[in-house]
RNA sequence: UACGUGCUCCGGGGUCGGUGUAAGUCCGAACCGGCGGUGACAGUCCGCGACCCGCGAACCGGUGGCUAUUCCUGGCAGGCCAGGCGAAGCCCCGGUGAUCGGUUGAACCGGUGAAAUUCCGGUACCGACAGUUAAAGUCUGGAUGAGAGAAGCACGUA
Numbered sequence: 001u002a003c004g005u006g007c008u009c010c011g012g013g014g015u016c017g018g019u020g021u022a023a024g025u026c027c028g029a030a031c032c033g034g035c036g037g038u039g040a041c042a043g044u045c046c047g048c049g050a051c052c053c054g055c056g057a058a059c060c061g062g063u064g065g066c067u068a069u070u071c072c073u074g075g076c077a078g079g080c081c082a083g084g085c086g087a088a089g090c091c092c093c094g095g096u097g098a099u100c101g102g103u104u105g106a107a108c109c110g111g112u113g114a115a116a117u118u119c120c121g122g123u124a125c126c127g128a129c130a131g132u133u134a135a136a137g138u139c140u141g142g143a144u145g146a147g148a149g150a151a152g153c154a155c156g157u158a
Base pairs, nucleotide, nucleotide: 001158002157003156004155005154006153007152008151010149015029016028017027018026030138031137032127033126034048035047036046037045043125044124052102053101054100058096059095060094061093062092064091065090066089071084072083073082074081075080076079107123108122109121110120111119129141130140131139
């Protein structure tokens, strides 16, 4: 230094005015920009993450169902038959849900330069779901969650 394992910590920003019974949701103006990569700094390039959908390992729950061995009861021809109990086994139902898959927005022109859809100048554009006295990137909520990843410590290997 790289890789592996374990642990710790960190890990998303942003509003005013007008109209109105009512809007941080409409209209006008403003404001914000996760993570890794990329010949030089990226909301718009290449990927990833968050929300949502599907499959579903595994785990948890159920007054659920089935039956083996054992056990219990009874019968007799004495080791078989019938019935019962009944799982940790199998199945069914419900919940959580790893991994994997799907879905998932938007940029151009000019300049500088060896190099920039990343810098500078100009003009644009985009932004999950649920909720709301009226439609939300900016309010509230799931979320004191999850998470791309970042930093550090310990051990091991090269």
Molecule: FMN riboswitch aptamer (RFN element)
Organism: Pseudarthrobacter chlorophenolicus